[in-house]
Context: one part of a larger RNA
Molecule: small-subunit ribosomal RNA, 3' major domain
Organism: metagenome
C1' cells in the first nucleotide's frame, strides 16, 4: 500500500422486510450429470431451452462398412493428351468403375487460351496446446470509481490531490483544505416514447357538399381531423414560498402534455477471474501425411434404472364447453404471401384474383362482452399414454418430423426441507409476429390487449461503495 475480520461508523441495491405470482410434488418438453453403447462427436461447470436463430439425408466434427492417395477446392513448373462436359447401357448400397455415342476457341508454322492425366513444389487436418497468442465475449457492474503532470511531505515503499463538512443516481455539485490542474469513467450530445407547431397528402375523413349501395371512402371532390415522417418548439429547479452556511441542494406550490435524471434503449473506466473460445475466423509451436486427409452408404448425436436445472400443461366454477358479437400493435411476403369460390368433420386439397406491397395477402387477434348448458364429481376438470385412419413437407418420415380425425383416457385433490422473479403500464394474465427454416418451437427475439398488491423500515441475510481500526496474510 492492499486484502481480510462472526471490528466500528456512514450509505446504497427487489438485499431483507411488506406484497403478488411461481419453482421444489404430477405429466410432458428441453438441457446437463450419470449409465449404456460400435458411436451415443466436441466445448461450457457461477455451466445446465448455453455455442445450436432449426441433428430424418445434408448439417456432422462420432461409429461401422465400402473406396481413394496431387487428393474435395486453389497456385507454380515440366511432360503428355485432347476440349471441358454430357447422354445411354451394365455392375454396385453408393462413392465409383467399364462399354458405346455426342462434343473446343484464337493463331502464319511455331505456339497460346482452357481443361483432363502423370510427375514434382506448395496441399489438407473440427488433430493437441485458450497455461504460447490476436480478435471477440462473459463477469464483478451502469458499481462510482481508476489514474496522471507539477508542487509539497516522507531516508524509502509511498502519501497528499481523491481525506474533511454538506449534497447527489453519480469522484454530482458546493464549502473548506499544501495543494493546483488534467485524463479515462459519471452526466450530456444519439435513438424510441409522452405534448404542440410546421411542411407534405393515391393511408385517413361524410368532417361540409354531390352521386351511389343490401352494406361499404364505393365514386366525384377536399387535406379539416386521425395517421404517416422530415424539421422545429417544449423542462432549465426557469418562477413563488420554506429550509439550508448568503452555497450546492432539499421540501412544498403554481403553470404545464410532461417536472426536478419524465419513461425506455444504446453506451460497460483502470482492472479481476492464466475466466471462455485454436470447433467462427486468424495464428506460434507440436503431431498425422496410402492417413488423424478426402469421397460414399447406413447408423449415431433422438439410448434410459436414475439425479439436477430451465420451461410447458394442469389439478378446475374468477372455471370448462357451445353459440353470438367487438377492439390491437409490430412484422413478413416473387423459387414468395396468397383472397373469393368449390370439396373435405378436420389437418388440408382444388383454384388462382390481387400484391415487389401505408395500396394486395398472411389475418382469425385472444383474453373481454352477451346468452345457453355443466353443479363440486377424478367430473362436460385435466390431458399423458396407446390403437386405428389420414394430411403435408421432402429423393426419402422404420430407427427419428409436424399436424388432423375417431377411440383410449394415466398421474394430478395446490406440492417437504428449501428456493426464484417482480416497485407501474411493472407483476400477473391474453393472444399476435419474426429470425432460423423444404418441413419441424412449450425455446429465443419482438409486439400490443387487460391490468394489480405492497414498501413501516434498514435490526438481520446477500452483494457493493467511502472513511476508520486490528493483523503473525500478500
Nucleotide at each position: 500500500u492492499g486484502a481480510c475480520g462472526g471490528g466500528g461508523g456512514c450509505c446504497c441495491g427487489c438485499a431483507c422486510a411488506a406484497g403478488c405470482g411461481g419453482u421444489g410434488g404430477u405429466g410432458c418438453a428441453u438441457g446437463u450429470g450419470g449409465u449404456u453403447u460400435a458411436a451415443u462427436u466436441c466445448g461450457a461447470c457461477g455451466a445446465c431451452g448455453c455455442g445450436a436463430a432449426g441433428a430424418a439425408c445434408c448439417u456432422u466434427a462420432c461409429c461401422u462398412g465400402g473406396g481413394u492417395u496431387c487428393g474435395a477446392a486453389c497456385g507454380a513448373c515440366a511432360c503428355u493428351g485432347g476440349a471441358a462436359u454430357u447422354c445411354u447401357g451394365c455392375a454396385g448400397a453408393g462413392a465409383u468403375g467399364c462399354a458405346g455415342g455426342a462434343g473446343c476457341c484464337c493463331g502464319u508454322a511455331a505456339g497460346g487460351g482452357u481443361c483432363g492425366g502423370u510427375g514434382c513444389c506448395g496441399a489438407g487436418g473440427u488433430g493437441c496446446u485458450g497455461c504460447a497468442u490476436g480478435g471477440c465475449u462473459g463477469u464483478c457492474g451502469u458499481c462510482a470509481g481508476c489514474u496522471c503532470g507539477u508542487g509539497u511531505c516522507g531516508u524509502g515503499a509511498g502519501a497528499u490531490g481523491u481525506u474533511g463538512g454538506g449534497u447527489u443516481a453519480a469522484g454530482u455539485c458546493c464549502c473548506g483544505c499544501a495543494a493546483c490542474g488534467a485524463g479515462c469513467g459519471c452526466a450530456a450530445c444519439c435513438c424510441c416514447u409522452g405534448c404542440g407547431g410546421u411542411u407534405a397528402g393515391u393511408u385517413g375523413c361524410c368532417a361540409g357538399c354531390a352521386g351511389g349501395u343490401a352494406a361499404a371512402g364505393c365514386u366525384g371532390g377536399g387535406c379539416a381531423c386521425u395517421c404517416u415522417a422530415g424539421c422545429c418548439g417544449g423542462a432549465c429547479u426557469g418562477c413563488c414560498g420554506g429550509u439550508g452556511u448568503c452555497a450546492a441542494g432539499c421540501c412544498g406550490g403554481a403553470g404545464g402534455a410532461a417536472g426536478g435524471c419524465g419513461g425506455g434503449g444504446a453506451u460497460g473506466a483502470c482492472g479481476u477471474c492464466a475466466a471462455g473460445u485454436c470447433u467462427u475466423u486468424a495464428u506460434g509451436g507440436c503431431c498425422c501425411u496410402u492417413a488423424u486427409g478426402c469421397c460414399c452408404a447406413g447408423g449415431g448425436c433422438u439410448a434410459c434404472a436414475c439425479a439436477c436445472g430451465u420451461g410447458c400443461a394442469a389439478c378446475a366454477a374468477u372455471g370448462g364447453u357451445c353459440g353470438g358479437u367487438a377492439c390491437a400493435g409490430a412484422g413478413g411476403g416473387c423459387u414468395g404471401c396468397a383472397a373469393a369460390c368449390u370439396c373435405g368433420c378436420g389437418a388440408g386439397a382444388g383454384g388462382g384474383a390481387g400484391c415487389c406491397a401505408a395500396c394486395c395477402c398472411c389475418a382469425a387477434a385472444a383474453a373481454a362482452c352477451c346468452g345457453g348448458c355443466c353443479u363440486c364429481a377424478g367430473u362436460u376438470c385435466a390431458g399423458a399414454u396407446u390403437g386405428c385412419a389420414g394430411u403435408c413437407u421432402g429423393c426419402a418420415a422404420u430407427u427419428c418430423g409436424a399436424c388432423u380425425g375417431c377411440a383410449u383416457g394415466a398421474a394430478g385433490g395446490a406440492g417437504g426441507a428449501a428456493u426464484c422473479g417482480c416497485u407501474a403500464g411493472u407483476a400477473a394474465u391474453c393472444g399476435c409476429g419474426g429470425a432460423u427454416c423444404a418441413g419441424c418451437a412449450u425455446g429465443c427475439c419482438g409486439c400490443g390487449g387487460u391490468g394489480a398488491a405492497u414498501a413501516c423500515g434498514u435490526u438481520c441475510c446477500c452483494g457493493g461503495g467511502c472513511c476508520u481500526u486490528g493483523u503473525a496474510c500478500a